[in-house]
Molecule: transfer RNA
Organism: Candidatus Micrarchaeota archaeon
RNA sequence: AGCGAGGUAGGGUAGCCUGGAGUGCCCGCCGGGCUCAUAACCCGGAGAUCGGAGGUUCAAAUCCUCUUCUCGCUA
Numbered sequence: 001a002g003c004g005a006g007g008u009a010g011g012g013u014a015g016c017c018u019g020g021a022g023u024g025c026c027c028g029c030c031g032g033g034c035u036c037a038u039a040a041c042c043c044g045g046a047g048a049u050c051g052g053a054g055g056u057u058c059a060a061a062u063c064c065u066c067u068u069c070u071c072g073c074u075a
Base pairs, nucleotide, nucleotide: 001074002073003072004071005070006069007068010027011026012025013024014023020058029045030044031043032042033041051067052066053065054064055063
């Protein structure tokens, strides 16, 4: 330098192709239940500018462009 994969809540991960409902799941956190008590278990809750910027659209995590970072392959 070229190509490919990836960045989504405190951590991990799905959702993207085919735009639209309160987006979801596991761990963690907060509150409650259960228990003599703790753990486990059960119920509820908070938490995401979806790497950054711009564009398209009534509407973007999702489509388009640029850019940044990480990993891999080639030179």